[in-house]
This record gives sequence, structure tokens and C1' cells, in this order.
RNA sequence: GGGUUUAUAGCUCAAUCGGUCGAGCAACAAGCUUUUAACUUGAAGGUUGCGGGUUCGAGUCCCACUAGACCC
Repeated sequence: GGGUUUAUAGCUCAAUCGGUCGAGCAACAAGCUUUUAACUUGAAGGUUGCGGGUUCGAGUCCCACUAGACCC
């Protein structure tokens, strides 16, 4: 330098053919317990890496950029 691929909650990952961004763990609150842990329940947590484009509608499609991984 060229090519492939990945980027979504604090972490690990989903999200079907473009049609309401969810789950587990962690943390938080409550219950239980003499207390802690464990267990149960609940609520919260998102500029979908950044900037544009297409579309009634984009995590998803297109372009450019940034970062990581792999190949030449």
C1' cells in the first nucleotide's frame, strides 16, 4: 500500500427480508437473614464508533472517516 472483517447498556452478546434496540452478568433498591453471602423480586441503564446519503421509516442498505483483528 491492497483486501476481508468487527464496532449496539459498565462487561459479554442478540436484534429474521429495512418496521417499537433486547437478554445474561455486574452495579442499584426492596424482600429474606442476627449480619454478610446465596436466593427471590423490582426498577434503571442506549447520540447502535464518527460524519453524510437513500427511504414514509436505517443497528440493518450506500459513501467517506476513526479504531481493533486477520490475510497478501
A computed fold for a 72-nucleotide RNA from Bracteacoccus minor, annotated as transfer RNA. Rfam family: tRNA. Rfam links the family to the GO term triplet codon-amino acid adaptor activity. By type it is a transfer RNA. The source organism's lineage runs through Eukaryota, Chlorophyta, core chlorophytes, Bracteacoccaceae and Bracteacoccus. The sequence is in RNAcentral, with records from ENA. Model confidence (mean pLDDT): 80 of 100.